RNA sequence: AAACCUUUCCGGGGCAGGGUGCAACUCCCGACCGGCGGUGUUGGGCAUUGAGGCCCUCAGUCCGUGACCCGCAUCAUGUGCAUGCGGUGGAUCUGGUGUGAUUCCGGAGCCGACAGUGAAAGUCUGGAUGGGAGGAAAGGACA
Numbered sequence: 001a002a003a004c005c006u007u008u009c010c011g012g013g014g015c016a017g018g019g020u021g022c023a024a025c026u027c028c029c030g031a032c033c034g035g036c037g038g039u040g041u042u043g044g045g046c047a048u049u050g051a052g053g054c055c056c057u058c059a060g061u062c063c064g065u066g067a068c069c070c071g072c073a074u075c076a077u078g079u080g081c082a083u084g085c086g087g088u089g090g091a092u093c094u095g096g097u098g099u100g101a102u103u104c105c106g107g108a109g110c111c112g113a114c115a116g117u118g119a120a121a122g123u124c125u126g127g128a129u130g131g132g133a134g135g136a137a138a139g140g141a142c143a
Stems, first nucleotide, its partner, number of pairs: 004140007017029003031123002033112002035065004043056004060110002069087006092108005114126003
């Protein structure tokens, strides 16, 4: 140093404009958005130089994972919550470059919990001033 323990902090974005209608940010045209870790040919920095290296950064649709929902167990308790385990849970092709890309560049697609609503919601309202994958910092202990 890494791993480990404790504490603190951080930890999700988005319907412009138009159509129909009594009524729609829910329908239609169109617009807009993309959690976290990994991978990574992008971009940047540092060091070295004969070659090689290290750090930061780059995927909604690859691998995994969180929020929602369901089940079981445990603890507490009279019913909800907590913890653990398990389940459920959406979506990509193509051309180019290249040793190497479903990640880069070009093109065309596709996807998005639950409850609510005067009318069907990724974008409004609500559970949620919650939870959370995880990130950072400080301290501890070990060596």